[in-house]
Context: one part of a larger RNA
RNA sequence: GGACGAACGCUGGCGGCGUGCUUAACACAUGCAAGUCGAACGAGGCUUUCGAAGCUUGCUUUGAAAACCGAGUGGCAAACGGGUGAGUAACGCGUAAACGACCUGCCUUCAGGAUGGGGACAACAGACGGAAACGACUGCUAAUACCGAAUACGAUUCCUCCGGCGCAUGCCGGAAGAAAGAAAGGGUGGCCUCUGGAACAAGCUAUCGCCUGAAGAGGGGUUUGCGUCUGAUUAGGCAGUUGGCGGGGUAACGGCCCACCAAACCGACGAUCAGUAGCCGGUCUGAGAGGAUGAACGGCCACACUGGAACUGAGACACGGUCCAGACUCCUACGGGAGGCAGCAGUGGGGAAUCUUCCGCAAUGGACGAAAGUCUGACGGAGCAACGCCGCGUGAGUGAUGACGGCCUUCGGGUUGUAAAGCUCUUUGAUCCGGGACGAACGGUCUCUGCGCCAAUACCGCAGAGAAAUGACGGUACCGGAAGAACAAGCCACGGCUAACUACGUGCCAGCAGCCGCGGUAAUACGUAGGUGGCAAGCGUUGUCC
Numbered sequence: 001g002g003a004c005g006a007a008c009g010c011u012g013g014c015g016g017c018g019u020g021c022u023u024a025a026c027a028c029a030u031g032c033a034a035g036u037c038g039a040a041c042g043a044g045g046c047u048u049u050c051g052a053a054g055c056u057u058g059c060u061u062u063g064a065a066a067a068c069c070g071a072g073u074g075g076c077a078a079a080c081g082g083g084u085g086a087g088u089a090a091c092g093c094g095u096a097a098a099c100g101a102c103c104u105g106c107c108u109u110c111a112g113g114a115u116g117g118g119g120a121c122a123a124c125a126g127a128c129g130g131a132a133a134c135g136a137c138u139g140c141u142a143a144u145a146c147c148g149a150a151u152a153c154g155a156u157u158c159c160u161c162c163g164g165c166g167c168a169u170g171c172c173g174g175a176a177g178a179a180a181g182a183a184a185g186g187g188u189g190g191c192c193u194c195u196g197g198a199a200c201a202a203g204c205u206a207u208c209g210c211c212u213g214a215a216g217a218g219g220g221g222u223u224u225g226c227g228u229c230u231g232a233u234u235a236g237g238c239a240g241u242u243g244g245c246g247g248g249g250u251a252a253c254g255g256c257c258c259a260c261c262a263a264a265c266c267g268a269c270g271a272u273c274a275g276u277a278g279c280c281g282g283u284c285u286g287a288g289a290g291g292a293u294g295a296a297c298g299g300c301c302a303c304a305c306u307g308g309a310a311c312u313g314a315g316a317c318a319c320g321g322u323c324c325a326g327a328c329u330c331c332u333a334c335g336g337g338a339g340g341c342a343g344c345a346g347u348g349g350g351g352a353a354u355c356u357u358c359c360g361c362a363a364u365g366g367a368c369g370a371a372a373g374u375c376u377g378a379c380g381g382a383g384c385a386a387c388g389c390c391g392c393g394u395g396a397g398u399g400a401u402g403a404c405g406g407c408c409u410u411c412g413g414g415u416u417g418u419a420a421a422g423c424u425c426u427u428u429g430a431u432c433c434g435g436g437a438c439g440a441a442c443g444g445u446c447u448c449u450g451c452g453c454c455a456a457u458a459c460c461g462c463a464g465a466g467a468a469a470u471g472a473c474g475g476u477a478c479c480g481g482a483a484g485a486a487c488a489a490g491c492c493a494c495g496g497c498u499a500a501c502u503a504c505g506u507g508c509c510a511g512c513a514g515c516c517g518c519g520g521u522a523a524u525a526c527g528u529a530g531g532u533g534g535c536a537a538g539c540g541u542u543g544u545c546c
Base pairs, nucleotide, nucleotide: 001546002545003544004543006542007541008540009539010538013392014391015390016389017388018387019385020384021350026348027347028346030345031344032343035076036075037074040073041072044069045068047066048065049064050063051062052061053060054059055058083303084302085301092228093227094226095225096224097223098222099221102220103219104218107216108215109214110213111212112211113210115149117147118146124139125138126137128135129134156179157178158177160175161174162173163172164171165170186208187207188206189205190204191203195201196200229275230274231273236266237265241263242262243261244260246258247257248256278300279299280298281297282293283292284291285290305326306325307324308323309322328339329338330337331336356382358381359380360379364378365376366375367374368373395425396424397423398422405416406415407414408413429487431482432481433480434479435478439473445467446466447465448464449463450462451461452460490535491534492533493532494531495516496515497514501530502529503528504527505526511518512517
């Protein structure tokens, strides 16, 4: 000199863009942060319309249809998104490779299928236990829930045969046979061409789904080379330890686990132990080499009160799931129960120190849904804070009798100083008045046209044209107008380093100080005043890094 997620002191006008618990991974009141689908399913409720019965003539019961709500069964999501950095010195991360040892829901493309049955369990009803959390008994019921059977183009396993190849274990392709193994022909719309028909449907059709397999994309898993802090005042470490054979387990290799056998394996090229630490892209500094660092943003990893475990699932050993143990907090009828902010706000505590219990799903993105749409503290915004960077303003011109006042003085004057006043102007920002956005066109709805499907001009799908609607921010940005210099400057320093000096007070006192050092009666070094220098909505100090 530069830098900062800074703090402290004094001061403080505006705007834009960013940033904001670095400490206690301390404890948490309250609200919200993950739901959605009635076009999978059976009950139920409500409203409207129509019909029937009863009568008290406007009500009750009941039937049908339509719209809506929605506990329960079922599907998908909840493994994403969001937070934190405790642990971890490790294939954790970075980089470069490997898988001839692997998996993959949703999405895309292709191929082939979906025959025929069965029994339950919630909800519900009844009866019961418990303070509650909740539990349990009997009975009824549906499904794209569950379970047999049939079939098997692929695929899997076994056996036989053939061909090709390589990178060691081996890999790829083809043929015949055997074995075990799938599914929901379900939902919605339309129609009468086919089938059956009296309406219409178990039919046809469009679409969404279901099953098996192949491939892709994207995502993950595993392995390896190299790199990755300090200490030798840590020198030996290790017993599933190192390897083999055989098995188990896994999506998959492997002491990952197990039985047996051998006695290996690592280490001054630093093992082991101890300390510290999430890693990287980057960031700061530096001419560079390098050094320091890892806030915000992006990638990876790990964690979710502490420790352990598995279940479900394509995916978890699962932040707002389950079970067990522990600590803590709360409820209790004392028998027993409930909870987990390192999500967004917010509270207490710790601390030098770090924000609103705000608005909205309008946009982007995500989950579900055919869609309308619902949910979304992701996100988009607003609020607070000079915490940082950048920009703007606090006026401009003119004005000498060099006014008054202040300070100094050799008492002549000098200086503050064109500074002020005065005169002539301007109006950014703030204030007031008026207008007023971009971000919003995707998607959906309706109308029309064309094409595809189809028997069809219906339905559905695709494309095009048109119409109406949709904004949290926000009456904000921006634009126009009005008035009027009007409302807006401080902080630090002035002995040398280092730009900037005099007076008074004090008298080794009070005090200053980054270093050298000032102060003991003329202190440019302390305090005050005037003046001057520097920076400026900031200025200085402290801390840390280069």

Overview: A computed fold for a 546-nucleotide part of an RNA from an uncultured bacterium, annotated as small-subunit ribosomal RNA, 5' domain. RNAcentral holds the full RNA, with entries from ENA and SILVA. Its mean pLDDT, the model's own confidence on a scale to 100, is 84.